[in-house]
Context: one part of a larger RNA
């Protein structure tokens, strides 16, 4: 000088404790170990893997297995020789790649250009090493830390400064002090939300004026209000009282849309895990080179005695099932998104009006709210699981999609030991969009609607920051 410590002091976090709500039982989904297989590609593995890479595994993706085929090659460059094709079309074999058979077929300034063929030189490898590497990423963590220059002191190793007394979310600020000062951190600046003001008035809006309707802002005028989307104001402990060392601050009030970081998000210091990723990508060394490269048809990655994890959906009357009627926000749309209409119990289907989009469609919001009905039952709960008819996307839905009818209706009567999220427009709850996508969502990722409880306090678990003490540890 650090790490530790079942030392001490002082603080702080949904860490505890007060509430709410789950997970652990059950049946689905979905990922992972095991286990089986020809293959069940690979990689992630306490917190920091496990609905993870993957924002889509029927083919294709794919990298895995089995056959079948190629060897300058699927893809690229360059050199020499050589040809005029070579793509394409259509036959024929095959399971495709392929192979053969035939129709059609260049340009030119005459150097050459493209194109295939042959040699040769590179090629190509999702093949090893993430303990050789860059670059990304997670974690400790938005925790309050982490350093330097000069000075001083100390033989050094270092220590000072960064320790004290206050005080803050904050090394945040204020006193003091052999220390002065600076960096990188924190905060601020930058987006978005809540107020208001200006500009702006279509495709958005409709007090007012007017016309018209079975009705609608339908239509003509307007641009006040909502809204759009550009700029600015506004909040600084700025104003008062009280506490304090008169400081910094810390309590309470006025006023205000907003009160003390107003809520959110982006922003993640020095550094730890020899953390992760050679399969985003790149690379250095090593290995294959008629194979560990490639082309292709098929399986697989979807297996199933079992084990966890994270979802979904119930187990019921705050509910179910039927009927009627309300009210968003944010998105996507021309290879799309598709209204009226019509057919079909429905899934869907004919058909095409309008939209390159504040115009036009997805678009039905769902909980809610108002009536019937059920009356605690394995039920009019729950829907698995099977059987049948079907629909749709697509070369193709057997291995393996997703939806619809009808039929069948398993376990489940609130879950052992343990355990997880959350402190307000928060949890809980109820729909809604969108990437991925021909097809497929109980994921993810955003949006909006209802809308609680509880926190005496820090003794205890758990991480953490500071000082301070012991150490046979570095």
């Nucleotide at each position: 000088u650090g790490a530790c410590g079942g030392g001490g002091g002082c603080c702080c976090g949904c860490a505890c404790a007060a509430g709410c709500g789950g997970u652990g039982g059950a049946g689905c989904a979905u990922g992972u170990g095991g286990u089986u297989u020809a293959a069940u590609u690979c990689g992630a593995u306490g917190a920091u893997a496990c609905g993870c890479g993957a924002a889509a595994a029927a083919c294709c993706u794919u990298a895995c297995c089995u056959g079948g085929g190629c060897u300058u090659g699927a893809a690229c460059u360059g050199u020499g020789c050589u040809u005029g094709a070579u793509c394409g079309g259509u036959g024929u074999a095959g399971a495709g790649a392929u192979a053969c058979a035939u129709c059609u077929u260049c340009c030119u300034u005459c150097g050459g250009g493209c194109a295939g063929g042959u040699a040769c030189a590179g090629a190509g490898g999702u093949g090893c090493u993430g303990c050789a590497u860059g670059g990304u990423u997670g974690u400790c963590g938005u925790c309050a830390g982490c350093u330097c220059g000069u000075g001083u002191c100390g033989u050094g190793a270092g220590a000072u400064g960064u320790u004290g007394g206050g005080u803050u979310a904050a090394g945040u600020c204020c006193c003091g002090c052999a220390a002065c000062g600076a960096g990188c951190g924190c905060a601020a600046c930058c987006c978005c939300c809540a107020c208001u003001c200006c500009u702006u008035g279509u495709u958005g809006c409709u007090a007012c004026c007017a016309g018209g309707u079975a009705a609608u802002g339908c239509u003509g005028g307007g641009c006040a209000c909502u809204c759009u989307a550009g700029g600015g104001g506004a909040a600084c402990u700025g104003c008062c009282g009280g506490u304090g060392a008169u400081a910094a601050a810390c309590c309470g009030g006025a006023g205000g849309a907003a009160g003390g970081u107003g809520g959110g998000g982006a922003c993640g210091a020095c550094g730890u895990c020899a953390a992760a990723u050679c399969a985003u990508c790149a690379c250095g060394g090593c290995c294959c080179u008629u194979a560990u490269g490639u082309c292709c048809a098929g399986g697989g990655c979807u297996a199933c005695a079992c084990a966890c994890g994270u979802g979904c959906u119930a187990c019921a009357a705050u509910g179910g099932u039927c009927g009627g009627u309300a009210c968003a926000a944010a998105g996507a749309g021309u290879u799309g998104c598709a209204a009226u209409a019509c057919c079909g119990c429905g899934a869907g289907g004919u058909g095409g009006a309008g939209c390159u989009a504040a115009u036009c469609u997805c678009a039905a919001a769902a909980a809610a709210c108002c009536g019937a009905u059920c009356u605690c039952a394995g039920u009019u709960c729950g829907g698995a699981u099977u059987g049948u008819a079907g629909u749709c996307u697509g070369c193709a839905a057997c291995u393996c999609g997703a939806c619809u009818g009808c039929a069948u209706g398993a376990a489940g009567c609130u879950g052992g030991a343990a355990u997880c999220g959350c402190u307000a427009g928060u949890a809980a709850u109820c729909g809604u969009g969108g990437a991925u996508c021909a097809g497929c969502a109980c994921g993810c990722c955003a949006c909006g609607g209802u809308g609680a409880a509880u926190a005496c306090g820090u003794u205890c678990c758990c991480g953490g920051g500071c000082c301070u003490u012991g150490u046979a540890c570095a």